[in-house]
The RNA shown here (transfer RNA) has 73 nucleotides and comes from Oribacterium sp. Model confidence (mean pLDDT): 82 of 100.
RNA sequence: GCUACUGUAGCACAGUCGGUAGUGCAUCUGAUUCGUAAUCAGAAGGUCACCGGUUCAAGUCCGGUCAGUAGCU
Numbered sequence: 001g002c003u004a005c006u007g008u009a010g011c012a013c014a015g016u017c018g019g020u021a022g023u024g025c026a027u028c029u030g031a032u033u034c035g036u037a038a039u040c041a042g043a044a045g046g047u048c049a050c051c052g053g054u055u056c057a058a059g060u061c062c063g064g065u066c067a068g069u070a071g072c073u
Base pairs, nucleotide, nucleotide: 001072002071003070004069005068006067007066010025011024012023013022019056027043028042029041030040031039049065050064051063052062053061
């Protein structure tokens, strides 16, 4: 330099044919307990890497940029 893949909550990841952004762990609150852990219930946490385009509507489709991983030279 070229090609492919990946980028979504603090961490690990889902998200179908474009139609209200979710799960587990962690965190916080409450219940339970003599107390802790475990368990149960609830809550909070998001510029879907960034910039544009298409569309009534984009995490999803298209183009570009950045970062990471792998391969080729």